[in-house]
Molecule: c-di-GMP-I-GGC riboswitch aptamer
Organism: Desulfovibrio sp.
RNA sequence: AACGAUAAUGGCAAACCUGCCGCAAGGCGGGGACGCAAAGCCAAGGGCCUUUCGCAAGGAUGGCAGCCUGGCCGCCGGGG
Numbered sequence: 001a002a003c004g005a006u007a008a009u010g011g012c013a014a015a016c017c018u019g020c021c022g023c024a025a026g027g028c029g030g031g032g033a034c035g036c037a038a039a040g041c042c043a044a045g046g047g048c049c050u051u052u053c054g055c056a057a058g059g060a061u062g063g064c065a066g067c068c069u070g071g072c073c074g075c076c077g078g079g080g
Base pairs, nucleotide, nucleotide: 003077004076011036012035016031017030018029019028020027021026034066040072041071042070044069045068046067047064048063049062051060052059053058
């Protein structure tokens, strides 16, 4: 550097329920585990979603990192 076991130490936590915040998408806390080797961080490119303006094309607005790409950082090491 690459790779990822049926290993070890730990970690995160979908759906659903619940309290709060938000117009909403959704976020945060608690419960809960479908899963995850970056399911750690960043909305940069693509994508999806929200609200709003617009006849429309489209603009503006936020959101999703557990959709893909990219950037940054990082635990462990069985075999090759």